Predicted 3D model of RNase P RNA and transfer RNA as a complex of 490 nucleotides. The coordinates come from a structure-prediction model, not an experiment, and the mean pLDDT is 78. It holds a member of the Rfam family "Bacterial RNase P class A". Its family is annotated with tRNA processing, ribonuclease P activity and dimeric ribonuclease P complex in the Gene Ontology.

RNA sequence: GCGGAUGGCCGGAUGACCGCGGGUGCCCUUCGGGGCGCACGAGGAAAGUCCGGACUCCAUGAGGCAACGGUGCCGGGUAACGCCCGGCCGGGGCAACCCGAGGGAAAGCGCCACAGAGAAGAGACCGCCUGUCCACGGGCAGGCAAGGGUGAAACGGUGGGGCAAGAGCCCACCGCGGACCUGGCAACAGGGACGGCACGGCAAGCCCCACCGGGAGCAAUGCCAAAUAGGGGCCUCGCGCGGGCUGAUCGGGGCGGCAACGCCCGCGAUAUCGCCGCAGGGACGCUUCAGCCCGAGAGGCCCGGGUUGGCAGCUUGAUCCCGCCGGUAACGGCGGGGCGAGAGGAAUGGUCAUCCAGGGAGCAGCGGCGCAAGCCGGGGCCCCCGGACAGAAUCCGGCUUACAGGCCAUCCGCGCAU
RNA sequence: GGGCGCGUAGCUCAGCGGUAGAGCACUACGUUGACAUCGUAGUGGCCACAGGUUCGAUCCCUGUCGCGCCCA
Numbered sequence: 001g002c003g004g005a006u007g008g009c010c011g012g013a014u015g016a017c018c019g020c021g022g023g024u025g026c027c028c029u030u031c032g033g034g035g036c037g038c039a040c041g042a043g044g045a046a047a048g049u050c051c052g053g054a055c056u057c058c059a060u061g062a063g064g065c066a067a068c069g070g071u072g073c074c075g076g077g078u079a080a081c082g083c084c085c086g087g088c089c090g091g092g093g094c095a096a097c098c099c100g101a102g103g104g105a106a107a108g109c110g111c112c113a114c115a116g117a118g119a120a121g122a123g124a125c126c127g128c129c130u131g132u133c134c135a136c137g138g139g140c141a142g143g144c145a146a147g148g149g150u151g152a153a154a155c156g157g158u159g160g161g162g163c164a165a166g167a168g169c170c171c172a173c174c175g176c177g178g179a180c181c182u183g184g185c186a187a188c189a190g191g192g193a194c195g196g197c198a199c200g201g202c203a204a205g206c207c208c209c210a211c212c213g214g215g216a217g218c219a220a221u222g223c224c225a226a227a228u229a230g231g232g233g234c235c236u237c238g239c240g241c242g243g244g245c246u247g248a249u250c251g252g253g254g255c256g257g258c259a260a261c262g263c264c265c266g267c268g269a270u271a272u273c274g275c276c277g278c279a280g281g282g283a284c285g286c287u288u289c290a291g292c293c294c295g296a297g298a299g300g301c302c303c304g305g306g307u308u309g310g311c312a313g314c315u316u317g318a319u320c321c322c323g324c325c326g327g328u329a330a331c332g333g334c335g336g337g338g339c340g341a342g343a344g345g346a347a348u349g350g351u352c353a354u355c356c357a358g359g360g361a362g363c364a365g366c367g368g369c370g371c372a373a374g375c376c377g378g379g380g381c382c383c384c385c386g387g388a389c390a391g392a393a394u395c396c397g398g399c400u401u402a403c404a405g406g407c408c409a410u411c412c413g414c415g416c417a418u
Numbered sequence: 419g420g421g422c423g424c425g426u427a428g429c430u431c432a433g434c435g436g437u438a439g440a441g442c443a444c445u446a447c448g449u450u451g452a453c454a455u456c457g458u459a460g461u462g463g464c465c466a467c468a469g470g471u472u473c474g475a476u477c478c479c480u481g482u483c484g485c486g487c488c489c490a
Base pairs, nucleotide, nucleotide: 001414002413003412004411005410006409007408008407009406010405012355013354014353015352016351017350018349020041021040023038024037025036026035027034028033043389047400048399050398051397052396053395054394055217056216057215058214068213069212070211071210072209073087074086075085076084077083088102089100090099091098092097103208104207108206109205110202111201112200125148126147127144128143129142130141131140132139133138156174157173158172159171160170161169175197176195177194180191181190182189183188221312222311223310224309231303232302233301234300235299236298237297241295242294243293244292245291246290247289248288250285251284252265253264254263255262256261266275267274268273319338320337321336322335323334324333325332326331356387358385359384360383362381363380366377367376368375369374419489420488421487422486423485424484425483428442429441430440431439436473444460445459446458447457448456466482467481468480469479470478
């Protein structure tokens, strides 16, 4: 210098003007809202909804079993996972490194089309050998499975001995098998003997083994306000529901709101919740409970109709950054610091200027090689184009898919120079 | 936003892992004076796309793309 491998990061910047969303401070208000100022306002995948959770509701004694679904080498990490890390085995690459749904086919069932003699305790088409008969092409009886042929796959492979021809028939090596020894937590690796081969493939076919899983999803769920014919069906109960009176009981204060609720302040706990007061005891209230009276039966589920406004859930969390420690690593522990969208029919946008990457054209000129024509290389000036994939919707941990271009680090191969 | 399902001929649909079918439509011929009907024959498929498992995939698995349904 060229080619490649792995890991990580960024994915336009700054300013001005005009907007959009919720928040907050002040002012105005016809109480509907409006104006001004301030800080904030998409991603590495917000995506696919493919896995795993948190949370909420429903069902259910705890738990176990069956069915169904999923996962699948070994060890570790984690809240959990089908994710991640480290290792083993197999495959690819000269190498760095990459890929693998990677348990069981001697538990059982099933399938293996066509071709082929034969497709799973199988089989003889060509062929080889022996005997016999000839009309010398061959036929018949028997032995064999080496070679040929078919196929994706042919019942161990190669070499030698042996034989009528052959064959694990015998031997050596390789493969395979179940034990043993050594190393390793394990997957597994290595070893020497033994067995003469018995055991083809498919489990992303059924299945077996081990482990995991109750169902639904924030349009979950709870509450307030408004609305109405309180319609139809089923079940349960005689508890309870609405209004008034009496008695007891309950309570931090203020502001906004009809209310659910929200915000601020105070006090106490402290990770986030609670509230009169030291006590006697008082005020007010649409707190709760009991008794009496009056009125109407009441509650749950399903269907239908009406209403489609608001509040909570809702963003502080298995959270992010830095440092130290433990661990090969994934990750974990400790300390310090930060708050980084909260809309909800749904905001996060547009224009202009300058710059930073990037691409293209032109101009003058330089360096190297070459006789030359010319070829190669980097820089200067100026002009034009121009920013990928995409976009939160309860929230996290992953995976997968899409992505112009750029940066950093480590490593490998080849060439050249020293 | 969340949960499901389906892509096979022009249309509607079948399809045991082994050469993809049916009905309608289309074309040609026959029947008819002519048309319809009817009969006979034929054309027409990257099985949505990509990768994997397998000897072999429309079928089994994974990922994309498109379409449809349900939930306040």